[in-house]
Parts: sequence; C1' cells; structure tokens
RNA sequence: GUGCGUCUUCAGGGCGGGGUGAAAUUCCCCACCGGCGGUAAGCCAGCAGCGCGAAAGCGCGAGCCGGCGAGCCCGCGAGCGCCCGCAUCGCGUGUUCUUCGCAUCAGCGAAGACCGUGGCGGGGUCAGCAGAUCUGGUGAGAAGCCAGAGCCGACGGUCAUAGUCCGGAUGGAAGAAGAUGUGC
Repeated sequence: GUGCGUCUUCAGGGCGGGGUGAAAUUCCCCACCGGCGGUAAGCCAGCAGCGCGAAAGCGCGAGCCGGCGAGCCCGCGAGCGCCCGCAUCGCGUGUUCUUCGCAUCAGCGAAGACCGUGGCGGGGUCAGCAGAUCUGGUGAGAAGCCAGAGCCGACGGUCAUAGUCCGGAUGGAAGAAGAUGUGC
C1' cells in the first nucleotide's frame, strides 16, 4: 500500500415579508434550502518543463501530484409502491368448520381453526414519477467554468392543497473517519 473480518464514532438544509380567506409557514406574489460516491477545461499550493534574467527572481502552461469544486452529467441512499417468505400481536363484516357450555326446539354464548384486514420485524426485485437544464460567452473541446433564464423535491397528518410545519424518526442509511486482528 492492498484484500478480508470485527468494533467504535459521525453521517440533511430551508417560510422571512405581503395577499385572499372563517381557516393556509399548505393556495397566490416575493423569499429560502440542496444527502453520499464518481467525473473535472475552474480556483489554490507544490514539483517537473519551457521562456526571460548576471542573479535573486519573474512569466508561461492540454504535464505530474495534493486540497476545494455539479440539487437538475453518471450512479447510490432514505421514503412510497410491487413481489416472496417467516414469526408475533390487534381487530372482525365473517359465508364457513370444529369443540365445549346453556336450551325441549328455534337458537344463544365461549374457545379454537380458517378467511379477511391492520400493525411491527426480516428478505428480494423492478424503476415504478426512482425528480429536475437550457440559452449566451470563453475556448481545441463545456454535462461541469462565467453570465442569464428556468426547473425539481417520498409517505402519513393538518380548520385549506406542504421541499421548508408536525409524525414514523432517540429509527434507518448511501457513505466518511478511526481502532483492532489477519492474509498478500
């Protein structure tokens, strides 16, 4: 340095002003926010190179290395949906079945099974809306730079429709950093 194992810590921001209204941080006008990894023509520092210079040094730049660098370029995460299986709990409209109790009968009640439904936990998969960018400039080249204009944002809740409020969530997680063991 690298592979594997175990553990620890960390891992999301944002409604301010006005309008309408009985009611809106939810609608309308203005405003505000941008998870993780990758990519990298930007920025910063260093090295090599080249040029100038007597030197100190200065400059250049499609090289190398390090740091920073995209919400809408590639991929990932959470959430919701879908599928499968397991265990447990609640409810029942129950068409049903079994057992038991009561009843002369009709029937009534209880427990269990089954079925349905909901909640919680585990696994998988699909992209399913898995979201959204153009124009001009510069340049050899722009998806990334500069300028401008646009666009996007789970589910449930709510006196009224939510990226920004409340909730699941003191959860989970892309991943980041570290400790330790072991192989090369």

The RNA shown here (FMN riboswitch aptamer (RFN element)) has 184 nucleotides and comes from Paraburkholderia susongensis. NCBI's taxonomy places the organism under Bacteria, Pseudomonadota, Betaproteobacteria, Burkholderiales, Paraburkholderia.